The prediction has a mean pLDDT of 77. Two RNAs folded together computationally: RNase P RNA and transfer RNA, 448 nucleotides in total. It holds a member of the Rfam family "Bacterial RNase P class A". It is annotated as a ribozyme. From the family's description: Ribonuclease P (RNase P) is a ubiquitous endoribonuclease, found in archaea, bacteria and eukarya as well as chloroplasts and mitochondria. Gene Ontology terms of the family: tRNA processing, ribonuclease P activity and dimeric ribonuclease P complex.
[in-house]
RNA sequence: CCGGAGGGACGGACGGCCGCCGCCGGGAAACCGGAGGAGGAAAGUCCGGGCUCCACGGGGCAGCGCGGAGGGUAACGCCCUCCGGGGGCAACCCCAGGGAAAGUGCAACAGAGAGCAGACCGCCUGGCCAAGGACUCCGGUCCGCGGUCCGGUGAGGUUGAAACGGUGGGGUAAGAGCCCACCAGCGACCGGGGUGACCCGGCCGGCUCGGCAAACCCCGCGCGGAGCAAGACCAAAUAGGGGAGCGCAUGGGUCGCCUCGACCCGCUCCCGGGUUGGUCGCUCGAGACCGGAGGUGACUCCGGUCCUAGCCGAAUGGCCGUCACCCUCGCUUCGGCGGAGGCACAGAACCCGGCUUACAGUCCCUCCGGACGC
RNA sequence: UGGGACUUCGUCUAACGGUAGGACAACGGAUUCUGGUUCCGUCAGUGGGAGUUCGAUUCUCUCAGUCCCAGCCA
Numbered sequence: 001c002c003g004g005a006g007g008g009a010c011g012g013a014c015g016g017c018c019g020c021c022g023c024c025g026g027g028a029a030a031c032c033g034g035a036g037g038a039g040g041a042a043a044g045u046c047c048g049g050g051c052u053c054c055a056c057g058g059g060g061c062a063g064c065g066c067g068g069a070g071g072g073u074a075a076c077g078c079c080c081u082c083c084g085g086g087g088g089c090a091a092c093c094c095c096a097g098g099g100a101a102a103g104u105g106c107a108a109c110a111g112a113g114a115g116c117a118g119a120c121c122g123c124c125u126g127g128c129c130a131a132g133g134a135c136u137c138c139g140g141u142c143c144g145c146g147g148u149c150c151g152g153u154g155a156g157g158u159u160g161a162a163a164c165g166g167u168g169g170g171g172u173a174a175g176a177g178c179c180c181a182c183c184a185g186c187g188a189c190c191g192g193g194g195u196g197a198c199c200c201g202g203c204c205g206g207c208u209c210g211g212c213a214a215a216c217c218c219c220g221c222g223c224g225g226a227g228c229a230a231g232a233c234c235a236a237a238u239a240g241g242g243g244a245g246c247g248c249a250u251g252g253g254u255c256g257c258c259u260c261g262a263c264c265c266g267c268u269c270c271c272g273g274g275u276u277g278g279u280c281g282c283u284c285g286a287g288a289c290c291g292g293a294g295g296u297g298a299c300u301c302c303g304g305u306c307c308u309a310g311c312c313g314a315a316u317g318g319c320c321g322u323c324a325c326c327c328u329c330g331c332u333u334c335g336g337c338g339g340a341g342g343c344a345c346a347g348a349a350c351c352c353g354g355c356u357u358a359c360a361g362u363c364c365c366u367c368c369g370g371a372c373g374c
Numbered sequence: 375u376g377g378g379a380c381u382u383c384g385u386c387u388a389a390c391g392g393u394a395g396g397a398c399a400a401c402g403g404a405u406u407c408u409g410g411u412u413c414c415g416u417c418a419g420u421g422g423g424a425g426u427u428c429g430a431u432u433c434u435c436u437c438a439g440u441c442c443c444a445g446c447c448a
Stems, first nucleotide, its partner, number of pairs: 001370010012323007020037002023034004039345001043356002046354005051227004057260005063223005068082005083097001084095004098218002103216002105212002120157002122153003126149004132143004165183006184208001186205002189202005231280004241271006251265005273447003287306008325342002328339004375444007384398004392428001400416005421437005
């Protein structure tokens, strides 16, 4: 310098004028003064918690979610480190990564055969027919292209996403783990290492036992329901009205279902009526920044400093000037100068921890591969 | 703001994980003197992107879009 991998930060700055929303101070009020006012994703609402209300007794059955190991955490489907598998020369990246020798199920088309598989071609033994040939003592005997039948064969060909190990040798009528050697894979056992997933080594076995569980299912673990329009208080107003359906106490309703149990005596829907105000919840919190310590790391602990939006049809804006950045045009003495334009994604709504998605442009750190120079 | 459902030709709808089918519309042809009716044919689709699988409209994740419900009192 070129190409690449991982991670982090920013995402305009300053000034002036006019506004908007809370808070504080002054004032009888009008108003005046002071200080503050969006994000890395505030988003999607995909997970997990806090908080609030309801439910919260036992047993059984469903339902949903998760899934390598160890750790982190308030918790998680998140994060860290490691293991195993796959990709890459490498840095590094990806994996819903338990179980298919518990059971049920699925595999279109093609193909002979698709799940304790299967003879279409081929190969082979035997029987029958038989073109033809050889020998002959003329009675026959032997060979036999080809066809057909009963079988054998999973080596070769053909189909497919997938065809019941691979190579070599022996063996056989032809063949085949039928047998043997080596290799791959699976399982049992033994020894060693590791907290563990797992790894290393040895020995034995039958010879091979395929795929899909983001199909049912099995195993292990976890889960009560709703959500700030939760919920609490104050105030105001009114027709506690009408209709339909179900049920009428051996009944009905609620607690997911069943059963016992507990509680309630009506429940559901529609039409109509009133109000469409205020206060709290509400922002100090698993908080931010700095320093130190522990840990490979996620993270935790200790000390110090700080307080940083709180609205409700919903504030956080507009204009101007200077500078920075980008694109384009013109001039150029190649240093620059001038004009015009642009400057993303988006926007709090109870609060946090994650994930995912969107994002003009800029900067920084670490690492890998290649080339060149010293 | 919270909760829920859905997305297949232009429209309305089907489809055990195995060639995406039907109706209407559109277009072309036949029948007719012409139009209509009828008959035949053509065109056209799984919202986008990933993953699981031999194979995805279907299963899973993610993004986009559409629709529905919900204030309080009695």